[in-house]
The prediction has a mean pLDDT of 83. This is a predicted structure of a 73-nucleotide RNA (transfer RNA) from a Lachnospiraceae bacterium.
RNA sequence: GGGGGCGUAGCUCAGUUGGGAGAGCACCACACUGGCAGUGUGGGGGUCAUGGGUUCAAGUCCCACCGUCUCCA
Numbered sequence: 001g002g003g004g005g006c007g008u009a010g011c012u013c014a015g016u017u018g019g020g021a022g023a024g025c026a027c028c029a030c031a032c033u034g035g036c037a038g039u040g041u042g043g044g045g046g047u048c049a050u051g052g053g054u055u056c057a058a059g060u061c062c063c064a065c066c067g068u069c070u071c072c073a
Stems, first nucleotide, its partner, number of pairs: 001072007010025004019056001027043006050064004
């Protein structure tokens, strides 16, 4: 220098055909318990790495760019 994968909540990840942004763990509150732990119920938390484009509508398609992993040289 070139090819490919990945980037979504604090963490690990899903989102398959373009239309509701989600799960588990963690966090907060309440209940059960003498307390802790545990269980249950409810709740908060998102620039979908970044910047553009296409579209009525983009996490998803296109372009650029950044980070990371990997292959080739």
Its Rfam family is "tRNA". By type it is a transfer RNA.